[in-house]
RNA sequence: ACCUUAUCAAGAGUGGUGGAGGGAACGGCCCUGUGAAGCCCGGCAACCUGCGCAAGCGUGGUGCCAAAUCCGGCGGUGAUACGAAAGAUGAGGC
Numbered sequence: 001a002c003c004u005u006a007u008c009a010a011g012a013g014u015g016g017u018g019g020a021g022g023g024a025a026c027g028g029c030c031c032u033g034u035g036a037a038g039c040c041c042g043g044c045a046a047c048c049u050g051c052g053c054a055a056g057c058g059u060g061g062u063g064c065c066a067a068a069u070c071c072g073g074c075g076g077u078g079a080u081a082c083g084a085a086a087g088a089u090g091a092g093g094c
Stems, first nucleotide, its partner, number of pairs: 002093007013041001015040003021031003026072003042065003047061002050057002069086001074083002
């Protein structure tokens, strides 16, 4: 990189640092000098792990901490809903 599978409307900072970007790409629409990304600290969650008979806990490994995966594109509907695709994350495979 690719394949399989589960989940994706809940939850998480009035902190430090840093200085202009960020929300995957595209089209929108947003966030941002009342301070973006990144880094540190903090937190959330419970996929794997550990402990436990279990409920559960939250030890270790990931992950995550604006807006539904922010919305849309394809199918579907009068319009919604809904489904798919794409994407993200975990676990497993090769």